[in-house]
Molecule: transfer RNA
Organism: Candidatus Aquivivens invisus
C1' cells in the first nucleotide's frame, strides 16, 4: 500500500428476498411465593414526549414509497496477501 470479515438496547444475540428495529436469552427493577435467602411465577425493562407522534442499527452521504439490510465516503477491530 492490496483484499476480505464484523460494527444492532446494560450484556449475548435475531432480524430470510429490502416492508412492525431490538425477536428469543442473560441482567435489572417491583411484586407474589419463603421464617430468610436461593430457586419458582407474573409483571415491566432503548430516548424524546401529558398526549398524538418523533428519533434511534459505528459516522456522514445518497438511492427508494420504503434502508440494519443496496451504494459512496469515513472511524474501529480482527484476518489474509505484499
Nucleotide at each position: 500500500g492490496g483484499g476480505g470479515a464484523c460494527g444492532u438496547g446494560g450484556c449475548g444475540g435475531a432480524a430470510c428476498u429490502g416492508g412492525c428495529a431490538u425477536a428469543c436469552g442473560c441482567g435489572c427493577a417491583g411484586c407474589g411465593u419463603u421464617g430468610a435467602g436461593g430457586g419458582c411465577g407474573c409483571u415491566g425493562u432503548c430516548c424524546c414526549g401529558c398526549a398524538a407522534g418523533g428519533g434511534g442499527u459505528g459516522g456522514a452521504g445518497g438511492u427508494u414509497c420504503a434502508a440494519a439490510u443496496c451504494c459512496u465516503c469515513u472511524c474501529g477491530u480482527c484476518c489474509c496477501c505484499a